[in-house]
RNA sequence: UGUCGAUAAUAGCAAACCUUCCGUAAGGGAGCGACGCAAAGCUAUAGGGUUCUGAAUAAUCAGGAUAGCCUGGCUGCCGAA
Numbered sequence: 001u002g003u004c005g006a007u008a009a010u011a012g013c014a015a016a017c018c019u020u021c022c023g024u025a026a027g028g029g030a031g032c033g034a035c036g037c038a039a040a041g042c043u044a045u046a047g048g049g050u051u052c053u054g055a056a057u058a059a060u061c062a063g064g065a066u067a068g069c070c071u072g073g074c075u076g077c078c079g080a081a
Stems, first nucleotide, its partner, number of pairs: 004079002012037002018031005035068001041074003046071003049066007
């Protein structure tokens, strides 16, 4: 340095529920709260999946949502085996 990830240390994030606000919706912000997380940090103009809305429907197209669905990219704390 890379891989890897502990019944180690330090620090961190925060699912569901509930309250409130925004959005047609998917969903998101804030508060509360911890199911979990070694990238649960960033990236949706990298690809796939899922999902919402519109085009009457299907196919398809367009525009959204999701990074806590997967893969990839960028960055990063610690150091047992």

Predicted 3D model of an 81-nucleotide RNA (c-di-GMP-I riboswitch aptamer). Rfam family: c-di-GMP-I riboswitch aptamer. Its family is annotated with cyclic-di-GMP binding in the Gene Ontology.